[in-house]
Context: one part of a larger RNA
Molecule: large-subunit ribosomal RNA, half B
Organism: Planctomycetales bacterium
RNA sequence: CGCUGGUUAAGGAACUCUGCAAAUUGACCCCGUAACUUCGGGAUAAGGGGUGCCUUCUGGGGUGUUAAAGCCUCGGAAGGUCACAGUAAAUCGGCUCUAGCGACUGUUUACUAAAAACACAGGACUCUGCGAACUCGUAAGAGGAUGUAUAGAGUCUGACGCCUGCUCGGUGUUGGUAGGUUAAGGAAGAGGGUCAGGGGCGCAAGCCUGAAGCUCGCAACCGAAGCCCCAAUAAACGGCGGCCGUAACUAUGACGGUCCUAAGGUAGCGAAGUUCCUUGUCGGGUAAGUUCCGACCUGCAUGAAUGGCGUAACGACUGGAGCACUGUCUCAACCAGCGACCCGGUGAAAUUGUAGUCGUGGUGAAGAUGCCACGUUCCCGCAGCUAGACGGAAAGACCCCAUGAACCUUUACUGUAGGCUGAUACUGGGUUUAGGUAGUUCUUGUGUAGGAUAGGUGGGAGGCUAUGACGUGGGUACGCAAGUACUCAUCGAGCCGACGUUGAAAUACCACCCUGGACCUAUUUGAAUUCUAACUUCUCGCAGUGAAUCCUGGAGAAGGACAAUGUCAGUUGGGCAGUUUGACUGGGGCGGUCUCCUCCAAAAGAGUAACGGAGGAGCCCAAUGGUAUUCUCAGCCUGGUUGGCAAUCAGGCAGCGAGCGUAAAGGUAGAAGAAUGCUUGACUGCGAGACUUAUUAGUCGAGCAGAGACGAAAGUCGGGCUUAGUGAUCCGGCGGUGCUGGAUGGAAAGGCCGUCGCUCAUCAGAUAAAAGGUACUCUGGGGAUAACAGGCUUAUCGCUUCCGAGCGUCCAUAGCGGCGAAGCGGUUUGGCACCUCGAUGUCGGCUCAUCACAUCCUGGGGGUGAAGAAGCUCCCAAGGGUUUGGCUGUUCGCCAAUUAAAGUGGUACGUGAGCUGGGUUUAAACCGUCGUGAGACAGGUUGGUCCCUAUCUGCUGUGGGCGUACGAGACUUGAGUGAAUUUUCUCUUUAGUACGAGAGGAUUUAGAGGGACGUGCACUUGGUGUUCCUGUUGUCACGCUAGUGGCAGCGCAGGGUAGCCACGUACGGCUAGGAUAAGUGCUGAAAGCAUAUAAGCACGAAGCCAUUUCCAAGAUAAGGUCUCGAUGAACUUCGGUUCUGAAGUCCCCUGAAAGACGAUCAGGUUGAUAGGCUGGCGAUGUAAGGCGAGUAAUCGUUUCAGUUGACCAGUACUAACGGACGAACG
Repeated sequence: CGCUGGUUAAGGAACUCUGCAAAUUGACCCCGUAACUUCGGGAUAAGGGGUGCCUUCUGGGGUGUUAAAGCCUCGGAAGGUCACAGUAAAUCGGCUCUAGCGACUGUUUACUAAAAACACAGGACUCUGCGAACUCGUAAGAGGAUGUAUAGAGUCUGACGCCUGCUCGGUGUUGGUAGGUUAAGGAAGAGGGUCAGGGGCGCAAGCCUGAAGCUCGCAACCGAAGCCCCAAUAAACGGCGGCCGUAACUAUGACGGUCCUAAGGUAGCGAAGUUCCUUGUCGGGUAAGUUCCGACCUGCAUGAAUGGCGUAACGACUGGAGCACUGUCUCAACCAGCGACCCGGUGAAAUUGUAGUCGUGGUGAAGAUGCCACGUUCCCGCAGCUAGACGGAAAGACCCCAUGAACCUUUACUGUAGGCUGAUACUGGGUUUAGGUAGUUCUUGUGUAGGAUAGGUGGGAGGCUAUGACGUGGGUACGCAAGUACUCAUCGAGCCGACGUUGAAAUACCACCCUGGACCUAUUUGAAUUCUAACUUCUCGCAGUGAAUCCUGGAGAAGGACAAUGUCAGUUGGGCAGUUUGACUGGGGCGGUCUCCUCCAAAAGAGUAACGGAGGAGCCCAAUGGUAUUCUCAGCCUGGUUGGCAAUCAGGCAGCGAGCGUAAAGGUAGAAGAAUGCUUGACUGCGAGACUUAUUAGUCGAGCAGAGACGAAAGUCGGGCUUAGUGAUCCGGCGGUGCUGGAUGGAAAGGCCGUCGCUCAUCAGAUAAAAGGUACUCUGGGGAUAACAGGCUUAUCGCUUCCGAGCGUCCAUAGCGGCGAAGCGGUUUGGCACCUCGAUGUCGGCUCAUCACAUCCUGGGGGUGAAGAAGCUCCCAAGGGUUUGGCUGUUCGCCAAUUAAAGUGGUACGUGAGCUGGGUUUAAACCGUCGUGAGACAGGUUGGUCCCUAUCUGCUGUGGGCGUACGAGACUUGAGUGAAUUUUCUCUUUAGUACGAGAGGAUUUAGAGGGACGUGCACUUGGUGUUCCUGUUGUCACGCUAGUGGCAGCGCAGGGUAGCCACGUACGGCUAGGAUAAGUGCUGAAAGCAUAUAAGCACGAAGCCAUUUCCAAGAUAAGGUCUCGAUGAACUUCGGUUCUGAAGUCCCCUGAAAGACGAUCAGGUUGAUAGGCUGGCGAUGUAAGGCGAGUAAUCGUUUCAGUUGACCAGUACUAACGGACGAACG
């Protein structure tokens, strides 16, 4: 010193994030208990009283007995008696009020979170008809369930009470299906290739055409779900506005207008666990309230089963208040045990480049034991403390980076299990129906004109008719509503054409054909329905069988070509999987940017960076190109119809200020500008040679050939005054082609030439195709890069100085000081990114400080717009001091009460190997907001592991060695940039004086008393005092009684000696000096004056130096004084060695006024050192035993007795026994 305990004066939460911890309470009996309430509770509410022992009386029960007594047990009443205290010990709730959340009992992160999270009974929605839905499984099969909608599954909410508004536009789900779109599959048809043969062309080679077959790639049409579409659905996912005006004070806005929406938030609640501003405002509580409670409503950003609002009971939940109680605190003290320490035994660990391991200042990869300078320092331990060794531990978890990882999410990309749907196989027979195709038969056909419903062409002059013409009536079909066709009945003999009219076409009749349609037949496609035999399922007084809810067979039944299953296809598909999710960047993110052109920067060759300063491009033009010829602009002045500043016209001046498609620069009128004519060189094949350049690219280019344009010609022309107007490779399309052609011939395919398809804009282009979260995280790296701290800088910040516009009645400067200027500091916010990412722990508090001074107080002064008092301002001054509370995690701040004052800063925003852990900043959870979501938030809220035995330096103590030139014992001096002290207030007197009109009210002098702080002490007051005394409970033991003892926290309780202590007491900071600061002076020149200064002299502060106290000769400069002992012996290489053992000392022993151990001190027989004994002081409080009184408990007396640790004396009874060292020298 720590841990675990005990006690504590006065106060009583003042402590602190928080009454954390501790204390209080506590048992049983009796009395008595509120609000509220779901009537059960709340409730042991709260709050009171009683309890021992003895005697007497008395009631009940049991046992027992003939009846009793006795014994056991539950009571009641009266009286007595002792103590501080009677559940005497131990066991054994502190209570109340008021909020939030969750109804409750339960469950949870085994190992930092027990909660408001989960669960829950209750509520609701959705699915599921049984071979159920759903789940597991490839399947068989199993669970569901040997259950059957009062059942099962999923989701949300979360007892109970009152309730649960509006919205279906989006997403989802469910339903619908006319239309659109749509796969495999089916399927006419067209086309390509090859090619027999025929034909054609050709001198030939060969070319063209081309049936069937084979083959290739297309493809009308048929073809489901899905999607589009139409509805429904919110206790599905979700969502639930803005602006303007308006009432007779003002304010507000019942009211009105307008825009938008799918609809605009209803009831309730509301600064909330949700409110940023915010400590909102008001009220309550407090001396004081960032918390709390009640209100208000301005709801950043409440709100109704993502449930809203209440709510009794409950809660190791989270706030606030009070009572009781206390060492939590003011403010600490003592005690016990166990560690630590010492001795004996045993005996680790992390760590460690090597260490002969100081301080300060500086330097330095920017914070040095190790470098430089100065200072300090004899050598070595032990006990302690932790400021440093950027201490130890863990290749930082924050941050960044990686073409790292892992999980998670989704309307990222790509897949996929599964689901749904279709085709096909297993898979068969009928019937009906619909469509296609073919055929037979029968029909259909209306522009206008025309008698009228004229399909086309051809033939055609006759045809039909008693096998019933015309007509009439009924019916059917079609229909352009005119009619046409057919049929039945009736009728009973004619009707039509040719001709003519009309028209593009002329009708009778016949044939062939077209359009649409009908019946039938065949075939094909689909649909519906039915059958039973595939297939599936079930049953059985059956068989195998001896058991069988199984299997096979049999019989019977139900279903049935469906289902199931295989294959193919469409759709759905974070259920699952693989991946992607850019770079630059004064950290990263957000923002911006990424290619090309022009200018500046760019420093007169080229080139040259930045998240430097300015602008443009991702085209345009068939003329805005080529050529030939011609011309000159802008602007201004004058004149001139409308006509003006400005239109067109005329004259003049005007060298470039205009124009040149488009930005800027360069260029340019001796044209590149303007105009006109003719035109296509906006050509093909090339290209000497240069520029530029990492490469790929890019640029200029005379000249040659061909074919051209313009020009009389010379000539010019391979786009545009120039510099932007862009994209590699792969892949693919189109055109051409003297190339290749996988046995051969072809073809397919490829090559070559030309050309097309990229905001591949992250523009040298990772893929045809790609977003997010991580606080559940992980790995590798980085001080190449952020957060803390340091460093540099000092914009900002703080302070000072200068100037003096102005304020100050007057007056720049008592006090202020515009606009400006110059500095200093390194406390703010920043900038930079230099040490540290193989770790430099981060806010605040506590504890302990230390320095600076730009001074808060106290001290000394100058000025004052200083009468006094009180102030203001400046100068000197760092000695000392610089409060306690309420709120909040707070620093800060506000508030209350004091004070002489309640200073500002530095010290890794001093101090976590010193403490705390409230805040921030892991994992859990809630709210608001954002996000589809995973999740996120310098937003709020509840909860949430703080390790280290000290090696070195440093510091506090304490020893050993050696030295200090003989050995000792004492007493001292005091060098010392050693330490300490250093304070302040009030009152009285001077004096109600000076001053002042008064109110008020001193300087100074003397005295007294306090506060805080410090040192010592224990007489007093108190605390403690683990066995000093006493009381007493339970139990056990000494055989019992009595008396004692053990244990129960020293059992508990009441006192208390010594010692140690504070709350107690005593004392202290005195007096008187020296040199000074600011300041004030004397004399006094330079400078005949003036001047405190230059020579000289003097005052002047709590500050400095001494004084005072302590330490101190390792002060290696080792000091001084006094006293004691000596200068012997032997040997010697003359250095020394050995012996004897003086003064003295030590070991050892007894110890305490000392002490961790050493040490110190008292002693060691010539002795009181300790123990014992005797006596005393003090403490306790009247022992035991006897006697007496009483029925007894108990009381009285012997007796202020007995007992008594440490205290004070006396007394050798016991123990202090026994050893060693030590000069002979210069």